Predicted 3D model of a 73-nucleotide RNA (transfer RNA) from an Actinomycetes bacterium. The sequence was found in a public genome assembly. Its Rfam family is "tRNA". Gene Ontology term of the family: triplet codon-amino acid adaptor activity.

RNA sequence: GGGGCUUUGGCGCAGUUGGUAGCGCGUUUCCAUGGCAUGGAAAAGGUCAGGAGUUCGAAUCUCCUAAGCUCCA
Numbered sequence: 001g002g003g004g005c006u007u008u009g010g011c012g013c014a015g016u017u018g019g020u021a022g023c024g025c026g027u028u029u030c031c032a033u034g035g036c037a038u039g040g041a042a043a044a045g046g047u048c049a050g051g052a053g054u055u056c057g058a059a060u061c062u063c064c065u066a067a068g069c070u071c072c073a
Base pairs, nucleotide, nucleotide: 001072002071003070004069005068006067007066010025011024012023013022019056027043028042029041030040031039032038049065050064051063052062053061
C1' cells in the first nucleotide's frame, strides 16, 4: 500500500425479506427468609462507531471517515 471481517444498553452477544431495537449477566426497587446465599415480581438503561446518500420507511442497502482484528505484498 491492497483485500476481507468486526463496531448494537455497563459487560458478552442476537436481530429473519428494509416495516415499533431484543436476550443473558449486571444495576435499582419490592416480596419470600431472623439474616446471608438463593428464588420471584417490576423498573431504569440505546444518537445501533461518525457523516452523507437511496427509499414512503434504514441497525439492515450504497459511499466516505474512524477504531480494532486478520490475510497478501